This record gives sequence, C1' cells and structure tokens, in this order.
RNA sequence: CCAAUUGAAUUGCCGAGCCCCCGUCGUCCCGACGGCGGGGGGCGGGGGAACCACCAGCGGCCCACAGGCCGCCGGGGCGAAUCGCAAGCCGCCUGUUGCGUAGCGCCACUUUCCGGCGCGAGCCCGUCAGCUCACCCCGUAGGCAUCGGAAAGGGGAAAG
Repeated sequence: CCAAUUGAAUUGCCGAGCCCCCGUCGUCCCGACGGCGGGGGGCGGGGGAACCACCAGCGGCCCACAGGCCGCCGGGGCGAAUCGCAAGCCGCCUGUUGCGUAGCGCCACUUUCCGGCGCGAGCCCGUCAGCUCACCCCGUAGGCAUCGGAAAGGGGAAAG
C1' cells in the first nucleotide's frame, strides 16, 4: 500500500412488510428502550353476484356431416422467477448439471441515452376458487452491501 474477515455506527438495496395508541413484563424507580398481547391507520394479498367469459386436451368407437359414447388426464394461490435445448438418470442408486429465455432488480435526487453487474428461486392450498358490487378473511416477514459516463430538470449549501 492492497485484499479478505469480524464488530459498531451512518447511509443505501430487494421486498407489502411501515406508523400510532393501550395493556403487561424486564432493565433499581421515573423516563427511555426492548419483549409479548391487543386495537387503529397505511400498504400488500386472497375469497366473493349480476353482466360477460369458460364449459379443456389426448386416444378409441359410432357417424355423410353435425354430434354422441368410453377411457386417460385434476386444479389453484403468493412471487420477476416463465419457457426451451443438450447432457446425465430412468424397475440398485431418484441427486441434477450446463447453455439460453419471457420477465425482474441495481449502479446513491428524477427522467432519458450509453455502458456494466446480478436474479430468473422457493413456498402454500388440498379435489376447491374465472371476472366480480356489497360483504368476508389473511399478511405487515426475512435477507443483504451497489456506488461508471453524458444530457435535461429539480433541490440544498457556501461565498458575495
């Protein structure tokens, strides 16, 4: 001098996940802070009429057509997180991997352009739900650390 790791503070990012009040407990008391419980506001999500929409797909049989019968196959929600190809595996082993992609996020005021970095998961309902007024119900977590350029606009500070 550089890099990594750990702790604290500030600031910022993904996300709906923020604010206020009451009670109670703890820190010696008040206060303040924190945990738990409850209520309210805000934000987010689901269910739920009429009208409208939908009433699927594959295979077999009948049939001039229209149509009918039988068998196989469930469906849905949160989220950006869908879809494709290849390899591997496939009646011991049940574990995926790679390359893309719809779409999504960030580069520290906003927008546009250029350039760059990353995500493209997971979980839940349980045979049930299209949209949907009234109405009903639920959540308010968790996890992290990016910082390049140009233009226009805006805001603030300092000096005079």

Predicted 3D model of a 160-nucleotide RNA (c-di-AMP riboswitch aptamer (ydaO/yuaA leader)) from a Thermoleophilaceae bacterium. The prediction has a mean pLDDT of 79. Rfam family: c-di-AMP riboswitch aptamer (ydaO/yuaA leader). Rfam links the family to the GO terms cyclic-di-AMP binding and regulation of gene expression. The sequence was found by an Rfam model in a public genome assembly. Lineage of the source: Bacteria > Bacillati > Actinomycetota > Thermoleophilales > Thermoleophilaceae.